[in-house]
Context: one part of a larger RNA
RNA sequence: UUGGGCGUAAAGGGUCCGCAGGCGGUUUGGUGCGUCAUCGGUUAAAUCUUUGGGCUCAACCCAGAGACCGCCGCUGAUACGACCAGACUAGAGAGUGGGAGAGGUGCACGGAAUUACCGGUGUAGUAGUAAAAUGCGUUAAUAUCGGUAAGAACACCAAAUGCGAAGGCAGUGCACUGGAACAUUUCUGACGCUCAGGGACGAAAGCGUGGGUAGCGAAAGGGAUUAGAUACCCCUGUAGUCCACGCCCUAAACGAUGGAUGCUAGAUAUUGGCAGUAUCGACCCUGCCAGUGUCGGUUAAAAAAGUUAACACAUUAAGCAUCCCGCCUGGGAAGUACGGCCGCAAGGCUAAAACUC
Numbered sequence: 001u002u003g004g005g006c007g008u009a010a011a012g013g014g015u016c017c018g019c020a021g022g023c024g025g026u027u028u029g030g031u032g033c034g035u036c037a038u039c040g041g042u043u044a045a046a047u048c049u050u051u052g053g054g055c056u057c058a059a060c061c062c063a064g065a066g067a068c069c070g071c072c073g074c075u076g077a078u079a080c081g082a083c084c085a086g087a088c089u090a091g092a093g094a095g096u097g098g099g100a101g102a103g104g105u106g107c108a109c110g111g112a113a114u115u116a117c118c119g120g121u122g123u124a125g126u127a128g129u130a131a132a133a134u135g136c137g138u139u140a141a142u143a144u145c146g147g148u149a150a151g152a153a154c155a156c157c158a159a160a161u162g163c164g165a166a167g168g169c170a171g172u173g174c175a176c177u178g179g180a181a182c183a184u185u186u187c188u189g190a191c192g193c194u195c196a197g198g199g200a201c202g203a204a205a206g207c208g209u210g211g212g213u214a215g216c217g218a219a220a221g222g223g224a225u226u227a228g229a230u231a232c233c234c235c236u237g238u239a240g241u242c243c244a245c246g247c248c249c250u251a252a253a254c255g256a257u258g259g260a261u262g263c264u265a266g267a268u269a270u271u272g273g274c275a276g277u278a279u280c281g282a283c284c285c286u287g288c289c290a291g292u293g294u295c296g297g298u299u300a301a302a303a304a305a306g307u308u309a310a311c312a313c314a315u316u317a318a319g320c321a322u323c324c325c326g327c328c329u330g331g332g333a334a335g336u337a338c339g340g341c342c343g344c345a346a347g348g349c350u351a352a353a354a355c356u357c
Stems, first nucleotide, its partner, number of pairs: 003329004007311002012325001014201004021194003025088007033081002035077003039073004048066007091191001092188003095184003103177007110154001114150008125136002162169002206247006215241002220236004258324006266295011306313002330357003339350004
């Protein structure tokens, strides 16, 4: 390589968009490129297979037939694939309608809490811990009342909830804006799926410039603990955390499970929509579509079939299939060196070998 695999053993790209490429619904006619069939030509000899023969056998040698790898030509077939022309609506998209949502961006506003400052009351402690001490406090702290200011985060609602491609998203209002579900079946008529390269987004930390800084808090200082204590605990506290713009591009970026389509028992809860029933109207009840969860023990009954090494998965598949992409191939050396590309840097991406077990 062939093959076999990728939830946990090595292995799903962090996520999406998407060019090339690969693959692609129903139906009619045509072409006859692929495909298939007959025939013909060619495919040197030797080698190989087989039949027969010759050296007493064999190896070896001779003759005939065949095979191998194909290629070319004539004629024919037209199911499938392809191409050309036409039609369709079940895929896909558009339209219309009423709803759901912490989806995104910007602006404005709100209350609680915290801290600081100012003023009042008031007096000796307070804070902290397993216990302490450092610390704060008679220049009046802690406590308590009133006021002012600032920054950050939004208690209850809150949930097995919802939304988003992922990262992620939660006070309230407004403006702008993306997507999905349902109903309708009005329109287009295969316009689809996937996607190497490419592009965009991408928690936290970190970087640059300028602002901001209440609380928290790497580093740092001090107090303890300890044999030591560069820690865990305590008192402080700078970067940072916040905002704007620009970078960085990594995570146990996890469901450790790529995307799309179809098929394969159910039960139950919940979110959104619709229909039916009922009603004055709703709730309830029944059914359908889309999403999100659960089905463990006791037990009368509640994971069936199938898959899996087991654990487990089981219509949200890890079941049965098709298509496309990514990735794996013993452990260490190593996600390292070297080279290249990217980055202000930190570093990232790509990615070995010697050697060793």
Molecule: small-subunit ribosomal RNA, central domain
Organism: Candidatus Uhrbacteria bacterium